Model confidence (mean pLDDT): 80 of 100. This is a predicted structure of a 71-nucleotide RNA (transfer RNA) from an uncultured Clostridia bacterium. Its Rfam family is "tRNA". Rfam describes the family as follows. Transfer RNA (tRNA) molecules are approximately 80 nucleotides in length. Rfam classes the family as a transfer RNA.

């Protein structure tokens, strides 16, 4: 340099263009003589800027940053 592919709470990881869910974690409550398990509940999230749409994670233009292939 060329081609291809990701990016969503702290982590993994869903989501026909129509309410961003779920598992783990974390905080507090419950239970226990402690603690683990187990059961409740609570925060928290679409990489950035634009655009098209009533309505965008999802579609489209640019960009960043990280993989994978070729050279």
């Nucleotide at each position: 340099u060329g081609g291809g592919g990701a990016a969503u709470g702290g982590u993994g990881u869903a989501a026909c263009g129509g309410c961003a869910g779920c598992a783990c974690c974390u905080g507090c409550g419950a239970c226990u003589c402690u603690g683990a398990c187990u059961c409740g509940u609570a925060u928290a999230g679409u990489c950035c800027u634009g655009g098209u749409u009533c309505a965008a994670a999802u579609c489209c233009a640019g960009g960043u940053u990280c993989c994978c292939c070729a050279g």